RNA sequence: UCGGGGGUCGUCUAACGGCAGGACGCCUGGCUCUGGCCCAGGAAAUGGAGGUUCGAUGCCUUCCCCCCGAA
Numbered sequence: 001u002c003g004g005g006g007g008u009c010g011u012c013u014a015a016c017g018g019c020a021g022g023a024c025g026c027c028u029g030g031c032u033c034u035g036g037c038c039c040a041g042g043a044a045a046u047g048g049a050g051g052u053u054c055g056a057u058g059c060c061u062u063c064c065c066c067c068c069g070a071a
Stems, first nucleotide, its partner, number of pairs: 001070007010024004018054001026042005047063005
């Protein structure tokens, strides 16, 4: 440099183009003599910039980063 794959809450992982969800972790409350377990609730994410569309995590363009391969 070229080809292929990937980038979503702190972590892991879902989502026919139609409210971005789950688990773990974290926070608050309940329970407990205290802690843990358990129960209830909460905060928390689509790599950047454009485009298409009524509507984009998903499609198109481009850039950045990671992995594999070829030179």
Molecule: transfer RNA
Organism: Polyangiales bacterium